Predicted 3D model of a 350-nucleotide part of an RNA (small-subunit ribosomal RNA, central domain) from Carex depauperata. The full RNA is in RNAcentral, with records from SILVA. Rfam family: Bacterial small subunit ribosomal RNA.
Context: one part of a larger RNA
RNA sequence: UUGGGCGUAAAGCGUAUGUAGGUGGCUUUUCAAGUCCACCGUCAAAUCCUAGGGCUCAACCCUGGACAAGCGGUGGAAACUACCAAGCUGGAGUACAGUAGGGGCAGAGAGAAUUUCCGGUGGAACAGUUAAAUGUAUUGAGAUCGAAAAGAAAGCCAACAGCGAAAGCACUCUGCGGGGCCGAAACUGACACUGAUAGACGAAAGCUAGGGGAGCAAAUGGGAUUAGUGACCCCCCUAGUCCUAGCCAUAAACGAUGGAUACUAGGUGUUGUGCGGAUCCACCCGUACAGUUCCGUAGCUAACGCGUUAAGUAUCCUGCCUGGGGAGUACAUUUGCAAGAAUGAAACUC
Numbered sequence: 001u002u003g004g005g006c007g008u009a010a011a012g013c014g015u016a017u018g019u020a021g022g023u024g025g026c027u028u029u030u031c032a033a034g035u036c037c038a039c040c041g042u043c044a045a046a047u048c049c050u051a052g053g054g055c056u057c058a059a060c061c062c063u064g065g066a067c068a069a070g071c072g073g074u075g076g077a078a079a080c081u082a083c084c085a086a087g088c089u090g091g092a093g094u095a096c097a098g099u100a101g102g103g104g105c106a107g108a109g110a111g112a113a114u115u116u117c118c119g120g121u122g123g124a125a126c127a128g129u130u131a132a133a134u135g136u137a138u139u140g141a142g143a144u145c146g147a148a149a150a151g152a153a154a155g156c157c158a159a160c161a162g163c164g165a166a167a168g169c170a171c172u173c174u175g176c177g178g179g180g181c182c183g184a185a186a187c188u189g190a191c192a193c194u195g196a197u198a199g200a201c202g203a204a205a206g207c208u209a210g211g212g213g214a215g216c217a218a219a220u221g222g223g224a225u226u227a228g229u230g231a232c233c234c235c236c237c238u239a240g241u242c243c244u245a246g247c248c249a250u251a252a253a254c255g256a257u258g259g260a261u262a263c264u265a266g267g268u269g270u271u272g273u274g275c276g277g278a279u280c281c282a283c284c285c286g287u288a289c290a291g292u293u294c295c296g297u298a299g300c301u302a303a304c305g306c307g308u309u310a311a312g313u314a315u316c317c318u319g320c321c322u323g324g325g326g327a328g329u330a331c332a333u334u335u336g337c338a339a340g341a342a343u344g345a346a347a348c349u350c
Stems, first nucleotide, its partner, number of pairs: 004321003007304002012318001014201002017198001021194003025088004033081002035077008049065006091191001092188003096183001098181002104176006114150003118146004125136002162169002206247006215241002221235003258317006266295002269292009299306002323350003332343004
């Protein structure tokens, strides 16, 4: 366990696609399943309610009446929902013409830096810290100049800017795919919204196999600090970080805010596209649609705050919550190579 809720108190699935289901635009018609009206039958008695009556009153008892809902039947109504049939274009989509973008996949190329190696110069320290030491160096370090190799990451531009369903995406060029937005209005004619199960994608870490390994760096080992330290600081460094193929399926996966539609003051930036004015053009002024910031009215909110990108006003669908701990534990099942993940209690206690 409801006439309640879910930004922060418990509570929005990490995300989207989509099956069943639920819900669904405008006009006209059919039908009468839902709906509504009238009547009939039934719904034992007792009880409850009510009008009277009887025990001196009351409890109690007796007589009569009534109540609502259900089920079945008959007759009717046709607004709404469903059904039947026909149509419409506003929702949705297709075609057309443009356009912005770090959206994705693959291939190729360039530069700065770092490290290493080789050669030249040079000759004593370097490195590190609050201070040191471990460490490196006369077998020539560090510094500097030249040549080479490797791997990883992308300075400035860069923006509260852009794109993507989310995770996420940034050197440059090329190729192949996806999605969006604006415009015009040709076509289809409700084809829509949501979405249990399901399948798909899903940071980092981790796992398997094969490569790669510059820098960084869990673990481990040293040096310090400290009364002591399995840490903070320092030195070295392994997995890993990178690539290919396959698993894993979790995050403060956050806007801590599910999706869709409609309505409800404005102001100020900014991105994309269009129209009008102005102008030699850029700029500028006004305006429309689609995003994205900030402020704010009404309203909402426990407050903080939200406020046309709502946490306002409404409708539809879905997920979730029900005191703290025990506990996201135990058991069981599914899944995984494993680590684990998913589903998920109770006793007891406050």